[in-house]
Context: one part of a larger RNA
RNA sequence: UUGGGCGUAAAGCGUCUGUAGGCGGUUUAGAAAGUCUUUUGUGAAAUACUUCAGCUCAACUGGGGCUCCGCAAAAGAAACUUCUAGACUUGAGGGAAGUAGAGGUACAGGGAAUUUCCGGUGGAGCGGUGAAAUGCGUAGAUAUCGGAAGGAACACCAAUAUGGCGAAGGCACUGUACUGGGCUUUACCUGACGCUAAGAGACGAAAGCUAAAGGAGUGAUUAGGAUUAGAUACCCUAGUAAUUUUAGCCGUAAACGAUGGAAACUCACUGCCGAGCCGGUAUUCGGAGCGGUGGUCAAGCUAACGCGUGAAGUUUCCCGCCUGGGGAUUACGCAUGCAAAUGUGAAACUC
Numbered sequence: 001u002u003g004g005g006c007g008u009a010a011a012g013c014g015u016c017u018g019u020a021g022g023c024g025g026u027u028u029a030g031a032a033a034g035u036c037u038u039u040u041g042u043g044a045a046a047u048a049c050u051u052c053a054g055c056u057c058a059a060c061u062g063g064g065g066c067u068c069c070g071c072a073a074a075a076g077a078a079a080c081u082u083c084u085a086g087a088c089u090u091g092a093g094g095g096a097a098g099u100a101g102a103g104g105u106a107c108a109g110g111g112a113a114u115u116u117c118c119g120g121u122g123g124a125g126c127g128g129u130g131a132a133a134u135g136c137g138u139a140g141a142u143a144u145c146g147g148a149a150g151g152a153a154c155a156c157c158a159a160u161a162u163g164g165c166g167a168a169g170g171c172a173c174u175g176u177a178c179u180g181g182g183c184u185u186u187a188c189c190u191g192a193c194g195c196u197a198a199g200a201g202a203c204g205a206a207a208g209c210u211a212a213a214g215g216a217g218u219g220a221u222u223a224g225g226a227u228u229a230g231a232u233a234c235c236c237u238a239g240u241a242a243u244u245u246u247a248g249c250c251g252u253a254a255a256c257g258a259u260g261g262a263a264a265c266u267c268a269c270u271g272c273c274g275a276g277c278c279g280g281u282a283u284u285c286g287g288a289g290c291g292g293u294g295g296u297c298a299a300g301c302u303a304a305c306g307c308g309u310g311a312a313g314u315u316u317c318c319c320g321c322c323u324g325g326g327g328a329u330u331a332c333g334c335a336u337g338c339a340a341a342u343g344u345g346a347a348a349c350u351c
Base pairs, nucleotide, nucleotide: 003323004322005321006320007305008304012319014203015202016201017200021196022195023194025088026087027086028085029084030083031082033081034080035077036076037075038074039073040072041071042070049065050064051063052062053061054060091193092190093189094188095186096185097184098183099182103179104178105177106176107175108174109173110154115149116148117147118146119145120144121143125136126135164171165170208249209248210247211246212245213244217243218242222238223237224236225235260318261317262316263315264314265313268296269295270294271293272292273291274290277287278286279285300307301306324351325350326349333344334343335342336341
């Protein structure tokens, strides 16, 4: 390579958009590239295979056949693929009418609490722990009342979750403005416009980096106090970076459903969310569907665990990835980056 695989054994890119490419709905006519049939030519001889014959046999030698199932040309077939022309509406998209939502961005506003500062009361402790100590306090702390400043996060409401939204990362005080997507109904329009997607591009938690601002609380690093045989820790007292904002980098996570995307098909039962429909005694009850999100299971699948109409079942298309463990989230090279580093990614050797 082939084959076989990718939830947990090695293996699904963190997610999306999309170029080339691959694949692609129903139907009519034509073409005949793929496909199929027939014929002709050619694919040297020797060799190989087979049959017959000649050396007394055999090796050896000679005659015939077969083979090289390909290539080219000609004549045909038209089911399938393809191409050309036309048509269709179920896929896809648009329109119209509704609708739920922590989807996004910006601006404005709010109260509770912590801390600090100012003033009043007050007068010896406070704080902290398993116990203490460092620490704070007669220069008046802790406590308590009034006022002010500032930053970060949004209790209750809320039965807030097994809920909702978003492609993923993620998203939660309140209001306003702008704005993306979804779902339902309708069946008015376009008429296959689709699916996937190598390269490419965009987004991408936390930490980290650059510049400026900010800095309440928390708090890596650090200092001190304890503990201990030691204690570069766990506990305590302080506390820098960071955490916050703006602009720009970084591009990684157990970025997880450890499960790529799209389409079709295949029992049953039961919650929740959304918008409608039909019947009714009309917000509540009953029924048939759609979209999403959970639970339990038949068949089937699976090494088992388990999955089970949101499949890990039965099939099709496209992409990515795996091929014993270590060496190795490495080396070298290249690319990107301010750096940290990231991406790509071996071998010797060894078991």
This is a predicted structure of a 351-nucleotide part of an RNA (small-subunit ribosomal RNA, central domain) from an uncultured bacterium. Model confidence (mean pLDDT): 85 of 100. Rfam family: Bacterial small subunit ribosomal RNA. Its family is annotated with structural constituent of ribosome and ribosome in the Gene Ontology. The full RNA is in RNAcentral, with records from ENA and SILVA.